[in-house]
RNA sequence: GCGGGCGUAGUAUAGUGGUAAUACAUUUGCUUCCCAAGCAAAAAACGCGAGUUCGAUUCUCGUCGCCCGCU
Numbered sequence: 001g002c003g004g005g006c007g008u009a010g011u012a013u014a015g016u017g018g019u020a021a022u023a024c025a026u027u028u029g030c031u032u033c034c035c036a037a038g039c040a041a042a043a044a045a046c047g048c049g050a051g052u053u054c055g056a057u058u059c060u061c062g063u064c065g066c067c068c069g070c071u
Base pairs, nucleotide, nucleotide: 001070002069003068004067005066006065007064010024011023012022013021018054026042027041028040029039030038047063048062049061050060051059
């Protein structure tokens, strides 16, 4: 330099053109003499920019970061 893949809560992963899900973690409450465990609830995210579309996390283009291969 060229090609390919990935980027989603604090972490690990789902998801798919129509209100973004689960687990752990965090906070609050219940339970307990206390802690732990258990139960309930809450907050928290689509890398960035543009385009298509009534509507984009999803499709297209560019860009950034990470990984893999070729030279």

Record summary: This is a predicted structure of a 71-nucleotide RNA (transfer RNA) from a bacterium.